[in-house]
RNA sequence: UGAACCCGAGCGGGAGAGUCUGGUCGCAGCGCGCGUCCCGUGUGCUGUGACCGGCGCCGAAGGAGCAAAUCCUCCCCGGAACCUCUCAGGCACCCAGGACCGCUCGGGGAAG
Numbered sequence: 001u002g003a004a005c006c007c008g009a010g011c012g013g014g015a016g017a018g019u020c021u022g023g024u025c026g027c028a029g030c031g032c033g034c035g036u037c038c039c040g041u042g043u044g045c046u047g048u049g050a051c052c053g054g055c056g057c058c059g060a061a062g063g064a065g066c067a068a069a070u071c072c073u074c075c076c077c078g079g080a081a082c083c084u085c086u087c088a089g090g091c092a093c094c095c096a097g098g099a100c101c102g103c104u105c106g107g108g109g110a111a112g
Base pairs, nucleotide, nucleotide: 001112005108006107007106008105009104010103011102012101013100018055020054021053022052023051024050025049026048027047028046029045030044031043032042033041034040035039056091057090058089062087063085064084065083070078
């Protein structure tokens, strides 16, 4: 002087799965009734948004589980994941999240 590698930050990319069903609340429109008839109020339907529940589903935050290799032999322990499980999380679009990938910056590190 300084690569691999590790950590953090920023930017970009980033999949999958129900616009199923019931209820509650709010908003808008239409109809009907009532009243003090510019308006208010109750109710039915449609649309839309949020929340809660049922069933179904996804898997790449997190979490959990496990094989072989592995010391002379045996046993025990250890032994990964985008593999498995779905606790958590998520399931039209949008938003959010998102393993992982790329670039930049900072720190550590130390081959040469």
The RNA shown here (Glycine riboswitch aptamer) has 112 nucleotides and comes from Actinophytocola sp. The prediction has a mean pLDDT of 77. Taxonomically the source falls in Actinophytocola (Bacteria, Bacillati, Actinomycetes, Pseudonocardiaceae). The model forms 90% of the base pairs in the Rfam consensus.